[in-house]
RNA sequence: AUGGCGGGACGAGCUGCCGCGCGGUGUAAAAUCCGUGAGGAAAGUCCGGACAGGAAAGGGCAUCCGCCUGCGGAAAUCGCAGAAGGGAGUAAUCUUUUUGGUACCGUAACAGAAAAGAACCGCCCGAUUGAAAGCCAUGGGAGGCCGAAAGGCUGCUUACCAGGCCGGGCAAGGGUGAAAACGUGGGGUAAGAGCCCACGACGGAAGCCGGUGACGGCUCUCCGGGUACGGCCACGGACCUGCAAGACCAAAUAUACUGACAGAUGAGGGCUGCCCGUCCGAUGUCAGGGGGUAGGUUGCGAAGAUAAAUGGCAGCACAAAACAGAAACCGGCUUACGGUUCCGCCAUUCUU
Numbered sequence: 001a002u003g004g005c006g007g008g009a010c011g012a013g014c015u016g017c018c019g020c021g022c023g024g025u026g027u028a029a030a031a032u033c034c035g036u037g038a039g040g041a042a043a044g045u046c047c048g049g050a051c052a053g054g055a056a057a058g059g060g061c062a063u064c065c066g067c068c069u070g071c072g073g074a075a076a077u078c079g080c081a082g083a084a085g086g087g088a089g090u091a092a093u094c095u096u097u098u099u100g101g102u103a104c105c106g107u108a109a110c111a112g113a114a115a116a117g118a119a120c121c122g123c124c125c126g127a128u129u130g131a132a133a134g135c136c137a138u139g140g141g142a143g144g145c146c147g148a149a150a151g152g153c154u155g156c157u158u159a160c161c162a163g164g165c166c167g168g169g170c171a172a173g174g175g176u177g178a179a180a181a182c183g184u185g186g187g188g189u190a191a192g193a194g195c196c197c198a199c200g201a202c203g204g205a206a207g208c209c210g211g212u213g214a215c216g217g218c219u220c221u222c223c224g225g226g227u228a229c230g231g232c233c234a235c236g237g238a239c240c241u242g243c244a245a246g247a248c249c250a251a252a253u254a255u256a257c258u259g260a261c262a263g264a265u266g267a268g269g270g271c272u273g274c275c276c277g278u279c280c281g282a283u284g285u286c287a288g289g290g291g292g293u294a295g296g297u298u299g300c301g302a303a304g305a306u307a308a309a310u311g312g313c314a315g316c317a318c319a320a321a322a323c324a325g326a327a328a329c330c331g332g333c334u335u336a337c338g339g340u341u342c343c344g345c346c347a348u349u350c351u352u
Stems, first nucleotide, its partner, number of pairs: 001348010013316006020037005039323001043334002046332004051242004063238004068082005083098006100232001104231005120174002122170005134165003138162003143154004182200006202224004206219005246298004255290001257288006268280004
């Protein structure tokens, strides 16, 4: 210098003029004057709380959520620092996962013979007697088998070889798959196999050492053999509703209740404004009074609620621009964002 990684800060200031909300001053009411007036996310409403109301004797089951460690925090799907496994990058660094158990149970699409004790191709065997005997008899066929050897056994159309069929063994090899029964070498075997052995990888236990801890290192002492997901197990948490919560004051109209008075010797009402008449027939009037409604206050803040203000223009250095705007409060998380700026680190190249 170029490119990259990580972490912060700002995201507008001053002056003038005009305008708006709220509070104060002032007034009969105003005007004037003074003060103050959006964000880092006010957003999404995803977590947690505080506050408030309702419910609830106590306990358990179920259901749902969380769960590597330490510290912080009222708590949190929170923050910081770390641990272990996987992945990306040359690197700085980024990303993802995480209780427990070699326990038990379930499932494993497609493909594949088989997804847990699996036989499709493949390899091997045909048992007893005796070392050699499954069946067929299609082709070949005089040899074949055991043994270190000497030698022995057996067969000549039957042994044996090839082929087919039947039955069985094998997890080595091929092939399928995300995943196929630790790797290499040796032994072993009919052929094989952790079946056995050596070395190695992985996992568990034990011991010692380091760390507050997750965990790491060593010993090579003992043990083990598929993986993934879920169930399961342990521990912790969760009653419901949200400021339109809730609290206080309280008209008009109707009215619970109480008192007084009037009333079948007819209160009161309808026809009909009044009198008469006629019809109906037990309440009516006045006062007190509780709850609830409209409305107001509070909850509610040095922005604040009320259908709801927080703005505009000009100048100051050429420019003022992104995402976006409180609606009860607090702590987080997540998402959006033009531009400016600071710190640390990595890679490559160049210069001294």